RNA sequence: UUCUGUCAAAAGCAAACCAGGGGAAACCCUGGGACGCAGAGCAACGGAACUAAGUUACGCCGAAGGCGUAAUAGGUCUGCCGGGCCGCCAGA
Numbered sequence: 001u002u003c004u005g006u007c008a009a010a011a012g013c014a015a016a017c018c019a020g021g022g023g024a025a026a027c028c029c030u031g032g033g034a035c036g037c038a039g040a041g042c043a044a045c046g047g048a049a050c051u052a053a054g055u056u057a058c059g060c061c062g063a064a065g066g067c068g069u070a071a072u073a074g075g076u077c078u079g080c081c082g083g084g085c086c087g088c089c090a091g092a
Base pairs, nucleotide, nucleotide: 002092003091004090005089012037013036017032018031019030020029021028022027035079041085042084045082046081047080049076050075054072055071056070057069058068059067060066061065
């Protein structure tokens, strides 16, 4: 340096759920908590998925406006998949 990831060892992270906060929502942050994780480290590059404030169309009530349905991402998600970058240990 490359490949492999079982045995360990030293580190590490933290699902669900609960509390507080943010957001229209998906979801995120903080604290608690551990289902699990060889990258469950970093990062939205590609795909998938989720949400739909706003916008558009239709319908209903109607004074203003409000409600419902459908579509829509520039929003969300890296602990969904693939790719990229960085890295502990052990063995070859």